[in-house]
RNA sequence: GCGUUUCAAGGGCAAACUCACCGAAAGGUGGGGACGCAAAGCCUCCGGUCUAAGGGCGUGUGUGCCUACGACAGCGGGGUUGCCGGC
Numbered sequence: 001g002c003g004u005u006u007c008a009a010g011g012g013c014a015a016a017c018u019c020a021c022c023g024a025a026a027g028g029u030g031g032g033g034a035c036g037c038a039a040a041g042c043c044u045c046c047g048g049u050c051u052a053a054g055g056g057c058g059u060g061u062g063u064g065c066c067u068a069c070g071a072c073a074g075c076g077g078g079g080u081u082g083c084c085g086g087c
Stems, first nucleotide, its partner, number of pairs: 001087002012037002017032006035074001041080003045077003048072003054067005
């Protein structure tokens, strides 16, 4: 310096579920727990998905519909950083 990361060792992360807390919710944080993951490290730039407090429209006053400035990096793309071995 290189990689459709293919083999060794040491490790790493942690889905569902569950307990506590935060949140209107989606969801998040911490403990337990492992379905999986070679970037399941980090970043919402693009697409997608989820939620709809606030706002808007309506209403038979029960609430219905629309909307992200809220989320998901373990939905895909992109950006960025990187351990060991190998070549």